């Protein structure tokens, strides 16, 4: 130098803060509150919101078109624009890094300048040839000059894939108001059962509405839909952390990873806690000095959970370990 893994301040004391649990007091109370004991409390990226999902709802859940995404081959994974292996291209001396890596004979485009001419286009100079013709060759220009080659992070074609919204999702409880007002559209239809003949229940269906854009289709729908203005509430609980989780070992595999066995439980806040102070030390840098050693000064990174998980990308003072390469 290249690749990979890990740590990234420590200890003590005092005070403070959030959760769990135990004990005691007040209290009608498993509410609330006060005191005491024990235990726990922000990451490798929690960031970016760039991808993929789990989960919840739309919702019973499809087809086509449009649109978007990916692109050598094989494997892994819940899945991916991710990971592993390998081929080819580019960069590098090398270890390695990186790729926008399907198709130009399906079609349409694009290529400045130079040059005679940039496509089934053209004829400058020289040579050969013909009845004749740029018919043939060389030279010039240019990245490219005989039915041409290049280009598809050019349009396009091929193959494969893709619903939406998002934890402020969503569900439950409590409280409270106005089953009120105005405008528009459509309807009060059909069938079945019951009946105290007022009506009740069920099925179909109209206008209309829902399903990422459009169409079909499908679902809701007898009183419904659309719009305007206005009123009430915005409090509590769940979701909420046991997971496609983490650690160790064995087997299979080049590896990613899979299977089996054993062990662990590790924040859950809600305007948002996880801290402050003091002392001593560690590490790094600088200076002095007698090299050892000591003293003094400075610094101690990036940063902060909010439903959760797997990736990618970006930031990072300093330190440790492993393997590999090698000009001088």
């Nucleotide at each position: 130098g290249c690749a990979g893994a890990c740590c990234g301040c420590c200890u003590u004391a005092u005070c403070g803060u959030c959760g769990u649990u135990c004990c005691g007091g007040u209290g009608a109370a498993u509410a609330a509150u006060c005191g005491g004991g024990a235990g726990g409390g922000a990451g490798g990226a929690a960031a970016g919101u760039c991808c993929g999902g789990a989960c919840a709802c739309c919702a019973u859940a499809g087809a086509g078109c449009a649109g978007c995404a990916u692109a050598g081959c094989g494997g892994g994974u819940a899945a991916u624009g991710c990971c592993c292996g390998u081929c080819c291209g580019u960069c590098g001396a090398g270890a390695g890094a990186u790729g926008a890596g399907g198709a130009c004979a399906a079609g349409u485009g694009c290529a400045a300048c130079a040059g005679a001419a940039a496509g089934u286009a053209u004829g400058u100079a020289c040579a050969g040839g013909u009845a004749a013709u740029g018919c043939u060759g060389u030279a010039g220009u240019g990245a490219a000059a005989c039915c041409a080659g290049g280009u598809a992070a050019a349009c396009u074609c091929u193959a494969u894939g893709c619903g939406g919204u998002g934890a402020a999702a969503u569900g439950c409880c409590a409280a409270g108001u106005a089953u009120a007002u105005c405008a528009g559209c459509a309807g009060u239809u059909u069938c079945c059962g019951g009946u105290u003949c007022g009506c009740c229940g069920g099925a179909a269906u109209a206008a209309g509405g829902g399903c990422g854009g459009c169409u079909c289709g499908u679902c809701c729908g007898a009183u419904g839909c659309u719009g305007a203005a206005g009123g009430g509430u915005a409090g509590g609980c769940a979701g909420c952390u046991u997971g496609a989780u983490c650690c160790c070992g064995a087997u299979a595999g080049u590896a990613a990873u899979a299977u089996c066995g054993g062990g662990a439980c590790u924040a859950g806040a809600u305007a948002a806690a996880u801290g402050a102070u003091a002392a001593g030390g560690g590490u790094u840098c600088c200076g002095a000095u007698u090299u050892u050693a000591u003293c003094g000064g400075a610094a101690u990174a990036c940063a902060g959970a909010a439903u959760c998980c797997g990736g990618c990308u970006u930031a990072c003072a300093g330190g440790u370990c492993u393997g590999c390469u090698u000009u001088u």
Molecule: Bacterial RNase P class A
Organism: Flavobacterium enshiense